This is a predicted structure of an 81-nucleotide RNA (c-di-GMP-I riboswitch aptamer) from Thermoleophilia bacterium UBA6103. It was read from a public genome assembly, where an Rfam model found it. Of the family's consensus pairs, 95% are formed in the model. Its Rfam family is "c-di-GMP-I riboswitch aptamer". Rfam links the family to the GO term cyclic-di-GMP binding. Taxonomically the source falls in Thermoleophilia (Bacteria, Bacillati, Actinomycetota). Model confidence (mean pLDDT): 86 of 100.
RNA sequence: CUGACGAAAGGGCAAACCUGCCGCGAGGCAGGGGCGCAAAGCCAGAGGUCUUGUGGUGGACAAGAUGGCUCAGCUGCCGAA
Numbered sequence: 001c002u003g004a005c006g007a008a009a010g011g012g013c014a015a016a017c018c019u020g021c022c023g024c025g026a027g028g029c030a031g032g033g034g035c036g037c038a039a040a041g042c043c044a045g046a047g048g049u050c051u052u053g054u055g056g057u058g059g060a061c062a063a064g065a066u067g068g069c070u071c072a073g074c075u076g077c078c079g080a081a
Stems, first nucleotide, its partner, number of pairs: 005079002012037002017032006035068001041074002045071003048066007
């Protein structure tokens, strides 16, 4: 120095819920709020789940959402065992 790993320190993010706005909807944004998180930083590549439409006994297809569902990709603070 790098990788693995995750004690400490400095910090960071922000679930449910409430308020306002946007959206047909899933959901998103802002404020409050803290369940939690060593990537709960970025990213929709694959799968899963959810929404809308077609079809409709169903299957399936198209579009969208979800990164705090799983795997993968990129990047990052600190440095004990």